[in-house]
RNA sequence: AGAGUUCGAUCCUGGCUCAGGAUGAAUGUUGGUGGCAUGCUUAACACAUGCAAGUCGGACGGGAAGUGGUGUUUCCAGUGGUGGACGGGUGAGUAACGCGUAAGAACCUGCCCUUGGGAGGGGAACAACAACUGAAAGAGGUUGCUAAUACCUUGUAGGCUAAGAGCAAAAGGAGGAAUCCGCCCGAGGAGGGGCUCACAUUUGAUUAGCUAGUUGGUGAGGCAAUAGCUUACCAAGGCGAUGAUCAGUAGCUGGUUCGAGAGGAUGAUCAGCCACACUAGGACUGAGACACGGCCCAGACUCCUACGGGAGGCAGCAGCGGGGAAUUUUUUGCCAUGGGCAAAAGCCUGACGGAGCAAUGCCACGUGGAGGUAGAAGGCCCAUGGGUCGUGAACUUCUUUUCUUGGAGAAGGAGCAAUGACGGUAUUUAAGGAAUAAGCAUCGGCUAACUCUAUGCCAGCAGCAGCGGUAAGACAGUGGAUGCAAGUGUUAUGCAAAAUGAUUGGGCAUAAAGCGUCUGUAGGUGGCUUUUCAAGUCUGCCGUCAAAUCCCAGGGCUAAACCCUAGACAAGCAGUGGAAACUACCAAGCUGGAGUACGGUAGGGUCAAAGGGAAUUUAUGGUGGAGUAGUGAAAUCUGUAGAGAUCGGAAAGAACACCAAUGGCAAAAGCACUCUAUUGCGUCGACACUGACACUGAGAGACGAAAGCUAGGGUAGCGAAUGGGAUUAGAUACCCCAGUAGUCCUAGCCAUAAAUGAUGGGUACUAGGUGCUGUGCGUAUCGACCCGUGCAGUGUUGUAGCUAACGCAUUAAGUAUCCCGCCUGAGGAGUACGUUCACAAGAAUGAAACUCAAAGGAAUUGACAGGGGCCCGCACAAGUGGUGGAGCAUGUGGUUUAAUUCGAGCAAAGCGACGAACCUUACUAGGGCUUGACAUGCCAUGAAUCCUCUUGAAAGAGAGGGGUGCCUUCGGGAACGCGGACACAGGUGGUGCAUGGAUGUCAUCAGCUCGUGCUAUAAGGUGUUGGGUUAAGUCCCGCAACGAGCGUAACCCUCGUGUUUAGUUGCCACCAUUGAGUUUGGAACCCUGAAGAGACUGCCGGUGAUAAGCUAGAGGAAGGUGAGGAUGACGUCAAGUCAUCAUGCCCCUUAUGCCCUGGGCGACACAUGUGCUACAAUGGCUGGGACAAAGGGUUGCAAUCCCUUCGAGGGUGAUCUAACCCCAAAAACCCGUCCUCUGUUUGGAUUGCAGGCUACAACUCACCUGCAUGAAGCCGGAAUCACUAGUAAUCACCGUUCAGCCAUACGGCGUGAAUUCGUUCCUGGGCCUUGUACACACAGCCCAUCACACUAUGGGAGUUGGCCAUGCCCGAAGUCAUUACCUUAACCGCAAGGAGGGGGAUGCCGAAGGCGGGGCUAGUGACUAGAGUGAAGUCAUAACAAGGUAGCUGUACUGGAAGGUGCGGCUA
Repeated sequence: AGAGUUCGAUCCUGGCUCAGGAUGAAUGUUGGUGGCAUGCUUAACACAUGCAAGUCGGACGGGAAGUGGUGUUUCCAGUGGUGGACGGGUGAGUAACGCGUAAGAACCUGCCCUUGGGAGGGGAACAACAACUGAAAGAGGUUGCUAAUACCUUGUAGGCUAAGAGCAAAAGGAGGAAUCCGCCCGAGGAGGGGCUCACAUUUGAUUAGCUAGUUGGUGAGGCAAUAGCUUACCAAGGCGAUGAUCAGUAGCUGGUUCGAGAGGAUGAUCAGCCACACUAGGACUGAGACACGGCCCAGACUCCUACGGGAGGCAGCAGCGGGGAAUUUUUUGCCAUGGGCAAAAGCCUGACGGAGCAAUGCCACGUGGAGGUAGAAGGCCCAUGGGUCGUGAACUUCUUUUCUUGGAGAAGGAGCAAUGACGGUAUUUAAGGAAUAAGCAUCGGCUAACUCUAUGCCAGCAGCAGCGGUAAGACAGUGGAUGCAAGUGUUAUGCAAAAUGAUUGGGCAUAAAGCGUCUGUAGGUGGCUUUUCAAGUCUGCCGUCAAAUCCCAGGGCUAAACCCUAGACAAGCAGUGGAAACUACCAAGCUGGAGUACGGUAGGGUCAAAGGGAAUUUAUGGUGGAGUAGUGAAAUCUGUAGAGAUCGGAAAGAACACCAAUGGCAAAAGCACUCUAUUGCGUCGACACUGACACUGAGAGACGAAAGCUAGGGUAGCGAAUGGGAUUAGAUACCCCAGUAGUCCUAGCCAUAAAUGAUGGGUACUAGGUGCUGUGCGUAUCGACCCGUGCAGUGUUGUAGCUAACGCAUUAAGUAUCCCGCCUGAGGAGUACGUUCACAAGAAUGAAACUCAAAGGAAUUGACAGGGGCCCGCACAAGUGGUGGAGCAUGUGGUUUAAUUCGAGCAAAGCGACGAACCUUACUAGGGCUUGACAUGCCAUGAAUCCUCUUGAAAGAGAGGGGUGCCUUCGGGAACGCGGACACAGGUGGUGCAUGGAUGUCAUCAGCUCGUGCUAUAAGGUGUUGGGUUAAGUCCCGCAACGAGCGUAACCCUCGUGUUUAGUUGCCACCAUUGAGUUUGGAACCCUGAAGAGACUGCCGGUGAUAAGCUAGAGGAAGGUGAGGAUGACGUCAAGUCAUCAUGCCCCUUAUGCCCUGGGCGACACAUGUGCUACAAUGGCUGGGACAAAGGGUUGCAAUCCCUUCGAGGGUGAUCUAACCCCAAAAACCCGUCCUCUGUUUGGAUUGCAGGCUACAACUCACCUGCAUGAAGCCGGAAUCACUAGUAAUCACCGUUCAGCCAUACGGCGUGAAUUCGUUCCUGGGCCUUGUACACACAGCCCAUCACACUAUGGGAGUUGGCCAUGCCCGAAGUCAUUACCUUAACCGCAAGGAGGGGGAUGCCGAAGGCGGGGCUAGUGACUAGAGUGAAGUCAUAACAAGGUAGCUGUACUGGAAGGUGCGGCUA
């Protein structure tokens, strides 16, 4: 410090997630040791038991123990003193002077310190105790005795004072004594406490008003002290948008944790403060409490009870129950530190010091070290060679931290002494023996670490994106590896990363985000010059910021964690000096900002009134006579009762053509016929006046299109709704005919729009060019133009700069500044609830639960478009011939079957198959075999081959005979046969979605790319686009491109013309010759083989940019790629093929392998593809005659001759290994005969009979021949196919496979036409461009209702709780006040009596309780509403392309639903 995730890819915006540190943690699993820490975060829930606050006999009377006695000693209930207000616990309450920081004045203070004085005289009681008595207990009652440092009185001192004859102190004890410890009144101090104030301290405005002792004053009371602290009276104040009040939450701080910091979160342990002590109220005592282990009252709960009444309070330490994911022992000691009492010894101390439990955390140590390759065994992997675990182990040797056993044994202790819980602990020493000691998580990416097996969208994983559907590095296991290590993973929480709330440090045209616009209050900010002041600002010094922590230095435990000592920084706050630039304040000026007055001037600016013409409709009159209107086409509608058309005059309402413009005005909404009245604003000029008067603007106010609402008018046209006609599957729409609200006016509401420049307002600065509007100046002129220049406004283009890009660019989205508004992932949702406004419709404000990992912006490349442009192709058109109808052949589907083996959309279907009777054959039935039909290795045996017989459908099984070969180093070996055991063979079994190879298709379409450069943040672009041209990305020109590659073309083959050469088996002009090129001869011709020539837009004219080229022509056998073939770019279709072959994995192994016989692949209601033959006279039958090319042939082609009444064929077998011989006859054609329009002398299917050939075999199931039979069919519906020249069509011939053939197939050879104006349309393709919400790419994407399931939420008659305040009633304890009742030791009085005290009673206040209405909040609720999610179902197709009616929008109406329509607006 970053990373993953939106996309086909890119940049941005933006969320989600991860890597880090941390924790009072919990949990899974594992667990050796030591040190130091920490340990109920939940129920402030309830508590059994023990302990946690006592002490003093040197204050007092007395009692007891003990001793043989005295003396002494020890202990103790009670009176009295002091302490139980500290220490310890908890965080419920509290939003507060509670806490924190800094100050202050009107106070108190036991013990302690310093200091000044003092303690004289007198008296009366009460406990204890004793007696009597009541009582369950707790607790008493009456009578009597008694002491004090307990109590009272008086004197004196000092003091207070309201000035009074007022109030008002003391105590002794110990000791033989010195003396010590106490007591009282003052003064001062220290420490402690009370009080006041400034600042700071959480969330909510869907909490906006709160407050009656409330705010202040006076009198009185009260307190330690100030004070409405309390009370009477008076006044009406006090607080609040700088957030009062109310509601929610919360102890505060030093600190802790994260962070670079700013800052965020937090407030365990330790420390400071506060609050509380079962819940609530109250006072007493005291220096101090309204008191955790005190008291009184009320309430809830628990316990005891003799039923009358009593007792209690673990949020002290242990511990128990409960709650909970979760938190310890009913331990030891006062040794140390500290506290209480005491003169002291001492006593008490669950504070504290220790130990125990817990890996809860931090720190440290160990589980061994060295050597050791046969790289052992074993595991795993494997390409079978090996690799790896791995020097790891074993083995040899060494060591002993730790462990076990034995010995020694502390410091902590300070003073005069005594005193150690921890603890026989730490430490140390000796012996023993590698001995007692390693796990957890992960291994696809982020993120270090990889293989195998099993599983097969199952089981499962997952922090995010995601993995798993038969080869999973992602699940589970093995092996290995990586990380950390007595731990390690997970979960939870907080911070960081997150600049993702932005002060440091973000944004708002299009991503979320500028209020619809303006006026203006508070507030914020503010021009130039000079002065004052010192609030802000800067600076020096001083005080404070507790300790601990952090930091730093040193030191101590072996080191570390930990501990000790010393030091230090910074922020803050307060005080006190100084400076005076800037801001503020004071004062005085200025004119540049702003404004006023003056002179011009523009304008659909506003409001009101008047006038005008064109058009439309209606009614009326005339002419006229059949349709009009409307549409894609129609119909509804209208018209002979006279429409439409046309003419005349008339009525009404609404809107104002041309001018008109990216032109004007206005704050915006908006504003247009003309004229008049009224009124607001801008701007220019000149420079008279005021003198900062300014900008922005939370709340507030005003205006605010269209639609809509209320009341009253008006209504020509248009026109939601509605009706009808069409369209359609439907059509609640688009189109048409009608038509109501409305649109218009007056008065009043509403307050919203894509109210947009999707861009808040003001000011200043920062290149230009070029228009327009308004108004000046200069120049010029007689004048108008022209030219130059200023201000204000409004456009366009463009530099710098900015921007994610698009783009903006002096009218900023640039550079700065001031003020306001708004945003913080998408959906839920601008919804719900609450509140305000409105007549209503609704508007404004405005959440959450829940769901997702995206949603989004700009640009790029493709693909697509019922977008555009250009171009090509038998694509259409022009033609020729077909298919679709018939019969048959053949393939396919379907059906059937034991089986009808398998594969194949266009691009399968006369295809694989270039040939199924057996074989083929993969299918089926039956019979058989199991190392096998085939390969290699081993053992045994026999040569092998051959012949015969039995059985069987055959395979096979059984038996007999003959035969003994080749090589040899004499051991044996090679080939072959048979038998045996094991490795293995075998599979046309599966997966073409695991693959190779070869193939099809787009497409013989013209495209597809690269290097370097340039350009863009990048994906990418450029090149390859543009202007021409071409069959072509073919070529030319231009150009930030220049070149190159794969394709195109050419090179290759065949055909077409000469030439040369060679002439046999081919040829024959001349010369001979024959029946015949038969033969001699010839080498001219044809032909054949080879070589070479030829064609290149080369030449001429026209055209074109003078180019490329196009066009016409000449010459030429051939002319513009001469014709045909082969040749198929980058890629697409998970295209087809595991059945050509090869191959991974899976599967079968007496069978899914192998052999055999028979059957099947040939079935047949039907559907379909491809063909053949036809339907006839351009023909058929028949007789005669003519003309090819290219092929094939020795297991062969076969002539000739003979045979069968003919034929298929049979016999014979010449020549031919082929330019020699054979197949071989070419047919359409020509010349004749017959047929004469008829299902025929057409057509030949079907069937019968008789034969032939091949083959082991012809029934299923071949082909051929002859005779007989003679079906449908008379040119074929919708639709559809092929073809542009040696092509279509017609006609025959040959070959392949092959024993034969279902061939009408396939491949080849010859014979041989018509038409093409042209590119509007259909189809396919190419290039450029536009749009896009598509990228699996339109077979895309996607919206809404309905049905089903689940989830959270709102409403809801109500209902059940909680909290808060409030009115009334009742009124405990208790303080205070009153008191005429009762009572009373000290003092006064001779006495009566008094003073004073106590009790009782009364009054005010007063907790709990009761009754009543209210506010807030939580749970629940029949029913109901919308929302979200889900595999997918129903209905339509609204949006994205012109999405098939452009979309969106506010509003209104309407419809199953998306939606439709009207009015106005926007362009996204």
This is a predicted structure of a 1468-nucleotide RNA (small-subunit ribosomal RNA) from Warburgia ugandensis. Rfam family: Bacterial small subunit ribosomal RNA. The sequence is in RNAcentral, with records from SILVA. The coordinates come from a structure-prediction model, not an experiment, and the mean pLDDT is 84.